RNAcentral holds the sequence, with entries from ENA.
This is a predicted structure of a 75-nucleotide RNA (transfer RNA) from Candidatus Peribacteria bacterium RIFCSPHIGHO2_02_FULL_51_15.
RNAcentral records the identical sequence in 3 taxa.
Rfam family: tRNA. From the family's description: Transfer RNA (tRNA) molecules are approximately 80 nucleotides in length. Rfam classes the family as a transfer RNA.
Lineage of the source: Bacteria > Bacteria candidate phyla > Candidatus Peregrinibacteriota > Candidatus Peribacteria.
[in-house]
């Protein structure tokens, strides 16, 4: 430098055009003599950044940033 894959809640990941979800963690309540387990409830997001396309973008396109893997260069 080039190619491929990835970046979404605190963590692990879904969702791939129609105003974003699960599990776990954390919070509240129930249950219990208490804790754990179990059950219920609520909260938690400018979907890496900036533009573009579109009536509408997490999703499509471009550039850039970050991470993983591969290739090339190394007189």
């Nucleotide at each position: 430098u080039c190619c491929u894959c990835g970046g979404u809640a605190g963590c692990u990941c879904a969702g791939c055009g129609g105003u974003a979800g699960a599990g776990c963690a954390g919070g509240g309540c129930g249950c219990u003599g208490u804790u754990a387990a179990c059950g219920c409830c609520a909260a938690g997001g400018u979907c890496g950044u900036u533009g573009g396309u579109u009536c509408g973008a997490u999703c499509c396109c471009a550039a850039c940033c970050c991470g993983a893997g591969g290739a090339g260069c190394c007189a």